RNAcentral holds the sequence, with entries from MGnify.
This is a predicted structure of a 124-nucleotide RNA (c-di-AMP riboswitch aptamer (ydaO/yuaA leader)) from a soil metagenome.
Its Rfam family is "c-di-AMP riboswitch aptamer (ydaO/yuaA leader)". From the family's description: This family represents a conserved RNA structure found upstream of the ydaO and yuaA genes in Bacillus subtilis and related genes in other bacteria.
Model confidence (mean pLDDT): 82 of 100.
[in-house]
RNA sequence: AGCCGAAUUCCUCCCAUCGCGGAGGAAACGGGGGACCCGCCAUUGUGGGCUGAAGGAUCGCCGCACGGGCAUCCGGGGGAACCUUCUCCCCUAAGCCGCCAGCUAACCUCGUAGGCUUUGAAGG
Numbered sequence: 001a002g003c004c005g006a007a008u009u010c011c012u013c014c015c016a017u018c019g020c021g022g023a024g025g026a027a028a029c030g031g032g033g034g035a036c037c038c039g040c041c042a043u044u045g046u047g048g049g050c051u052g053a054a055g056g057a058u059c060g061c062c063g064c065a066c067g068g069g070c071a072u073c074c075g076g077g078g079g080a081a082c083c084u085u086c087u088c089c090c091c092u093a094a095g096c097c098g099c100c101a102g103c104u105a106a107c108c109u110c111g112u113a114g115g116c117u118u119u120g121a122a123g124g
Base pairs, nucleotide, nucleotide: 001117002116003115004114008027009026010025011024012023013022014021028112029111030110031109032108033107038102045099047100048097049096050095051094055074056073057072058071060070061069062068075092076091077090078089079088082124083123084122085121086120
């Protein structure tokens, strides 16, 4: 100076540490629950559900086999304003709820972390 992501800004008070410290509040952004109507006939272990891009297929390989791992293919996501096309590079994880949740106005409630270093071209 920027990137992924909701994860930022401001105000008040406190502190022996005076600072990207602690406590509280507001705005903003993001998530969950939650009627009528509509939808689903589902659920009662092959449990079910949520955040997130992080879903699938294989008569392929490894493994005794399941799980799993690898590979390939199809999807999905990201890359210094935004859109489209092409191109190059990368990701396709992890976690949570706890027997339970469709959508959903009012309403209720939660989070504001963490991790990184960078594509170019053409037309709008």